[in-house]
RNA sequence: GCGAGCAUCGUACAGAGGCCCAGUACCUCUGCCUUCCAAGCAGAUGACGCCGGUUCGAAUCCGGCUGCUCGCU
Numbered sequence: 001g002c003g004a005g006c007a008u009c010g011u012a013c014a015g016a017g018g019c020c021c022a023g024u025a026c027c028u029c030u031g032c033c034u035u036c037c038a039a040g041c042a043g044a045u046g047a048c049g050c051c052g053g054u055u056c057g058a059a060u061c062c063g064g065c066u067g068c069u070c071g072c073u
Stems, first nucleotide, its partner, number of pairs: 001072007010026004018056001028044005049065005
């Protein structure tokens, strides 16, 4: 330099155009329980990398940028 893949709560994942102002598990916080802790139960906080485009409607489709990974030279 060329090509490909990926980017979603703190972490790991789900999502395939409307059912989703985004769900699950762990973590964190609060409460219940317990002599205390752990476990268990209930609840809460917290995210779509950035900029555009398509569409009535985009986490999802398209383009560019950024970052990471892999391959080729």
Molecule: transfer RNA
Organism: Brevibacterium oceani